Context: one part of a larger RNA
């Protein structure tokens, strides 16, 4: 000098854009943050409204409505959002590989969807419990579940031919044996029939779905070369350890796991141990080389009270799922239960220090749905904070008798100083009044927002401080103090004339900031 997620002191007009718990991965009251589909299924209210009956108490029908609260089933809850504890590791970055792999939804192409069956929730009755939550019996449906059939270019084992690779194999052609699937389901239209305006079944048809196979896209898993911390006052480490054979397991290779066999494997090119740490794109600095760093934004990883485990699923060993153990908090009828903000707000605590228990799904994006739509603290906005960057204002021109006043003084004067007063103007910002968007995707739909912006109005009015003045280093005098009180980044000032302390006048620098402290180059 530059920089900062800064803090502190003094001060503080406006706007735009960014940014805002770096500490206790400490504990959390309250609300919200993941639902959706009635075009898969069985059931099913109420208020209100309309009509009818009425003994005026009420009752019935329709609508509300195949709606709400629940249930079965499907998809989503593995995304999105948070945090950085752990991790020195194929975690990350970069380059390769899988002849060792998987892939829901989406796209392209081909085949199929036949015949049957038994349950169960909801519900009803009984029952246990304070509750959370159960138990028994009975009823019922499905795109829920089960059995059988069908089957190739799929899978399993078998043998043949060809092409390619050379590493085990890959691909193509053709053979015979075995294995394995589904929901023709709901819906719209047409047509037919009937009690004639609604309903039903058969048929045809549209798109949606189901099943199977091939390919794709995007995603995931695994292997590997190289790269980036400190300590030797850590020198030896290792028994599933290193390799083989075989069994098992996985989507898949593999000590991944197990049995047996061999005795290997790593290490001063630093193993092991210990400490520290998420990694990167980037960011800061620097002429560069380099050094420092890893907030916000983006990619990857890890974690979700602590530890462990699996279930479901295309995908998890699963932040707002399950089970077990632990610590903590809460409820309890003492028998037993409930909970997990490192989601958004917010509270306590810690700290030098870090914001609102706001508005909206209008936009963008996501989930579900055929759609209408519903959900979305993602997101879009608003609020708070000079925390940062940028812009802008606090007026402009004239004005000497150099007014008053302050300070200094050699007592002549000098200086603050065109500064003020005063005169003439302007109208940015702030203010008032009126108008008023784009952002919306040809209709509807705007949280922001009566915001931005525009017009008019009034009037210099409401808007300047902070640090420094011995040298480095731009800027000097007076008074007070008297090695005291104090200053100080370094050198150093202060013991009676201190340009260095404190005050004043004056001056210098920067400016809605200015200084100090911390940290990095």
């Nucleotide at each position: 000098g530059a920089a900062c997620g800064a803090a502190c002191g003094c001060u503080g007009g406006c706007g735009g854009c960014a940014u805002g718990c770096c500490u206790a991965a400490c504990a959390c009251a309250u609300g919200c943050a993941a639902g959706u589909c009635g075009a898969a299924c069985g059931a099913g209210a109420a208020a209100g409204c309309u009509c009818c009956c009425u003994u005026c108490g009420g009752g019935g029908a329709g609508u509300g409505a195949g709606u709400a609260c629940a249930g079965u089933g499907g998809c989503a809850g593995a995304c999105g959002g948070g945090u950085g504890a752990g991790u020195a590791a194929c975690a990350c970055g970069u380059g390769g590989g899988c002849a060792a792999u998987c892939u829901g939804c989406c796209c392209u192409c081909g085949g199929g969807a036949c015949c049957g069956g038994g349950a169960u929730a909801a519900c009803a009755u009984c029952u246990c419990g304070a509750a959370a939550g159960g138990g028994a019996u009975g009823c019922u449906a499905a795109u829920a579940c089960c059995g059988g059939a069908u089957a190739g270019g799929a899978c399993c084992a078998c043998a043949g031919g060809g092409u390619c690779a050379c590493a085990u194999g890959a691909c193509c052609c053709a053979g015979a044996g075995g294995u394995g699937a589904a929901a023709c389901g709901g819906u719209g239209g047409c047509c037919u029939c009937u009690u004639c305006u609604u309903g039903a079944a058969a048929g045809c048809u549209g798109g949606c779905g189901c099943u199977u196979g091939a390919g794709g896209a995007g995603g995931a898993g695994c292997c590997u070369g190289c790269g980036g911390c400190u300590g030797a006052u850590u020198a030896g480490c290792u028994u599933g350890u290193u390799g083989g054979u075989g069994g098992g397991g996985u989507a898949a290779c593999g000590g991944c796991u197990c049995a047996c066999c061999a005795a290997g494997g790593c290490g001063a090119c630093g193993a092991u141990c210990a400490g520290u740490a998420g990694c990167c794109g980037g960011c800061c600095u620097g002429a560069g080389a380099g050094g420092g760093u890893g907030a916000u934004c983006g990619g990857c990883c890890a974690c979700a009270c602590u530890g462990g485990a699996a279930c479901u699923g295309a995908g998890a060993c699963a932040c707002g799922g399950u089970c077990c153990a632990g610590a903590c908090u809460c409820c309890u009828a003492c028998g037993g239960g409930a909970g997990g903000c490192a989601g958004c707000a917010g509270u306590g605590g810690g700290g030098a220090a870090u914001a609102u228990u706001g508005c909206g799904c209008a936009a963008u994006g996501g989930g579900c749905g055929a759609a209408a739509g519903c959900c979305u603290g993602a997101c879009g906005c608003a609020g708070c904070a000079a925390c940062g960057c940028c812009g802008u204002g606090u007026g402009a021109g004239g004005g000497a008798u150099g007014a008053a006043g302050g300070c200094u003084c050699u007592u002549g004067a000098g200086u603050c100083g065109u500064a003020a007063a005063c005169c003439u103007c302007u109208g940015u910002c702030a203010g008032a009044u009126g108008g008023g968007a784009a952002g919306a995707a040809u209709u509807c739909u705007g949280a922001c927002g009566g915001u931005a912006c525009c017009a008019u109005c009034a009037g210099a009015g409401g808007a300047a401080g902070c640090c420094c003045c011995g040298g480095c280093u731009a800027a000097c005098u007076c008074c007070g103090u008297g090695c005291c009180a104090g200053c100080a980044g370094c050198c150093g000032c202060g013991g009676u004339a201190a340009u260095a302390c404190g005050g004043a006048g004056g001056g210098g620098g920067c400016a809605a900031g200015c200084g100090u402290u911390g940290u990095u180059c």
This is a predicted structure of a 521-nucleotide part of an RNA (small-subunit ribosomal RNA, 5' domain) from an uncultured prokaryote.
The full RNA is in RNAcentral, with records from ENA.